[in-house]
RNA sequence: GGGCCAGUAGCUCAGCUGGUUAGAGCACGACACUUAUAAAGUCGCGGUCGAUGGUUCGAGUCCAUCCUGGCCCA
Numbered sequence: 001g002g003g004c005c006a007g008u009a010g011c012u013c014a015g016c017u018g019g020u021u022a023g024a025g026c027a028c029g030a031c032a033c034u035u036a037u038a039a040a041g042u043c044g045c046g047g048u049c050g051a052u053g054g055u056u057c058g059a060g061u062c063c064a065u066c067c068u069g070g071c072c073c074a
Base pairs, nucleotide, nucleotide: 001073002072003071004070005069006068007067010026011025012024013023019057028044029043030042031041050066051065052064053063054062
């Protein structure tokens, strides 16, 4: 230098053929339980969906460029 893959919550990930509210588990906080702690339970908190621009009535999803990480080739 060229090609491919990935980027969504603190972490690991889902998100269908573009469709109106962005989710799960773990973690964290509160409650309840307990002599107390843990576990299991209930509720809650937490997101500019890597960035910018474009297409569209509508973008996490499609297109372009860039950034970061990984793999392969040279």
Molecule: transfer RNA
Organism: Candidatus Doudnabacteria bacterium